The prediction has a mean pLDDT of 89. The part of an RNA shown here (small-subunit ribosomal RNA, central domain) has 346 nucleotides and comes from an uncultured bacterium.

Context: one part of a larger RNA
């Protein structure tokens, strides 16, 4: 390298979107590039195979046939591939009609609960722990009552729910917006499928400006605990946690399971559509779940939402450390990131 692999033994890119590539529905002509077939020249001699010979054998050397799977050129064939014309409507898109649904951005409102303030009742503790302290309080706290300010997050509804490509979305409203489905079958007529490079998007943390700033809280500082205690508990307590721009692009970015078609036994529950007057019941169509069969897997287990049965097209592995580390290079304000070894060892 080839094979053979990638749920969990190494190993599916964090995710769309798309470029070259690669790959591609039916039916009928044409050409005949790929393919197949006869023929022609070439394919150098040695070298490899065969046969026979020469050296007392053998290496070795002769001769002669085969080979030299290749190229070029002509003559046919057309099934499958390509190309080229032309036609179709199943794949694929678009229109009407309707439905869904924390899908996205924006702005506005809303109540609980928290904290802080003022006043008001009230008096002697409160708060905390396995037990305590530290801390708060007679300068009137904890608590109970009104009333104000604030930031933030949205109880029950709530679900094995639903939406989104994936991170991810949940208080109501209104606006912009983009999306799945589904019915009817009107329009286009292969317009598909994937996709190295590319672009874009990517929790949390972290970084820059400017705001904000209630809670919780790394770091800190303080009581404890302990032998000790740079912890675990506990008063406190800053960055941050909030918003707008910009950056950063990493996760167990997980279904540890790439899309894309198409076929294979079933049983039940969900969601949201159709058809019927209809949530009896019963057909369908997209999701979203769970149990099972055949067949797969090493077991576990998957099982029409496959890890079955097959095609395609990308990405990745190939003994453990060294090591996702070094060097270079590209990106980053930093912090790093991405690409990624080998010496040595077992």
């Nucleotide at each position: 390298c080839u094979g053979g692999g990638u749920u969990u033994a190494a190993a599916g890119g964090g995710u769309g979107c798309g470029u070259a590539g690669g790959a591609g529905g039916a039916c009928a002509g044409g050409u005949a590039a790929g393919u197949c077939a006869g023929u022609g020249g070439u394919g150098a001699a040695a070298u490899c195979c065969u046969a026979g010979g020469g050296c007392u054998u053998a290496a070795c050397c002769c001769u002669a046939g085969a080979a030299c799977u290749g190229c070029c050129g002509u003559u046919g064939a057309u099934a499958c591939u390509c190309u080229c014309u032309g036609u179709c409507u199943u794949g694929a898109a678009u229109a009407c009609c309707g439905u869904g649904g924390a899908g996205g951005u924006g702005a506005g409102c809303g109540g609980a609960a928290u904290a802080u303030g003022u006043c008001a009742u009230g008096u002697a503790g409160c708060g905390g722990u396995g037990a305590a302290a530290u801390g708060c309080u007679u300068a009137g706290a904890u608590a109970u009552g009104a009333c104000a300010u604030a930031g933030a997050a949205c109880a029950c509804c709530g679900a094995u729910u639903g939406c989104g490509a994936a991170g991810g979305c949940a208080g109501c409203u209104c606006a912009c917006u983009a999306c799945a489905c589904g019915a009817a079958c009107a329009u286009u007529g292969a317009c598909u499928c994937u996709g190295a490079g590319g672009c874009a998007c990517g929790a949390a943390a972290g970084c820059g400006u400017g705001g904000g700033g209630a809670u919780c809280a790394a770091a800190c500082a303080g009581g404890a605990u302990u032998a000790g205690a740079u912890a675990c508990c506990c008063u406190g307590g800053u960055a941050g946690u909030u918003c707008a721009c910009g950056c950063c692009c990493u996760a167990a970015a997980c279904u540890a399971u790439g899309g894309a078609u198409a076929c294979u036994c079933g049983a039940c529950a969900u969601a949201c559509g159709c058809g019927a007057u209809a949530c009896a019941c019963u057909g369908u169509g997209u999701g979203u779940g769970u149990c099972u069969g055949a067949g797969c897997g090493a077991a576990a287990g998957c099982a029409u939402u496959a890890a079955g049965u097959a095609u395609c097209c990308c990405a990745c592995c190939u003994g453990g450390g060294a090591a996702g580390u070094a060097c270079g290079a590209c990106c980053g304000c930093a912090a790093g990131g991405u690409u990624g070894a080998a010496a040595c060892u077992c």